Background: Transfer RNA from a Candidatus Woesebacteria bacterium, 73 nucleotides, folded computationally. It matches the Rfam family "tRNA". It is annotated as a transfer RNA. It was read from a public genome assembly.
[in-house]
RNA sequence: GGGCCGUUAGCUUAGUUGGUAGAGCGUCUGGCUGGCAGUCAGAAGGUCGCCGGUUCAAAUCCGGCACGGUCCA
Numbered sequence: 001g002g003g004c005c006g007u008u009a010g011c012u013u014a015g016u017u018g019g020u021a022g023a024g025c026g027u028c029u030g031g032c033u034g035g036c037a038g039u040c041a042g043a044a045g046g047u048c049g050c051c052g053g054u055u056c057a058a059a060u061c062c063g064g065c066a067c068g069g070u071c072c073a
Base pairs, nucleotide, nucleotide: 001072002071003070004069005068006067007066010025011024012023013022019056027043028042029041030040031039032038049065050064051063052062053061
């Protein structure tokens, strides 16, 4: 320098063919308990890596860039 894959909540990740983003763990609040643990119920938490384009509408499609992994030189 080139090819391919990846980047979504604090962590691990799902998201099919474009229709307004979910789960597990963790955190917080409350119930059960004398308290803890455990369990049950609820809640908060996301500019979907960045910029631009296409579209009525983009995590998803297109281009560029950044970072990480891997292969080639």